The RNA shown here (c-di-GMP-I riboswitch aptamer) has 85 nucleotides and comes from a Candidatus Auribacterota bacterium.
Rfam family: c-di-GMP-I riboswitch aptamer. From the family's description: GEMM was predicted in a large-scale screen for bacterial structured RNA regulatory elements. Gene Ontology term of the family: cyclic-di-GMP binding.
It was read from a public genome assembly, where an Rfam model found it.
RNA sequence: CAACCGAAAAGGCAAACCGCGUGGAAACACCGGGACGCAAAACCAUGAGCCUUCACUCGUUGAGAAAGGUUGUCAGGUUACCGAA
Numbered sequence: 001c002a003a004c005c006g007a008a009a010a011g012g013c014a015a016a017c018c019g020c021g022u023g024g025a026a027a028c029a030c031c032g033g034g035a036c037g038c039a040a041a042a043c044c045a046u047g048a049g050c051c052u053u054c055a056c057u058c059g060u061u062g063a064g065a066a067a068g069g070u071u072g073u074c075a076g077g078u079u080a081c082c083g084a085a
Stems, first nucleotide, its partner, number of pairs: 005083002012038002017033003021030003036072001042078003046075003049070005056064003
C1' cells in the first nucleotide's frame, strides 16, 4: 500500500406510520415529518422472485400478452469512508 474482515471513531442512509402535499389507472415514486433498522440500506432493472393492470387481444362472471414497479427480496455488476483484532 492492497485484499479480506468489521472493533472503535467521524459521519451517512431512513422502515412502519402520518400529511385536505405532488405525480400515477394502480403497484409505487417524490416532498415534509418520523426512526425499524442498515458496513454499502450508495448506484445499475442484467437474471430470478414478488407486486400492479389504464390501454391492447380473446372472452362476457375471467384469462393472455404486454407495459410498469420493487436494488430496504435474492443474486450479479460498478464505486466508496475508517483502520483494531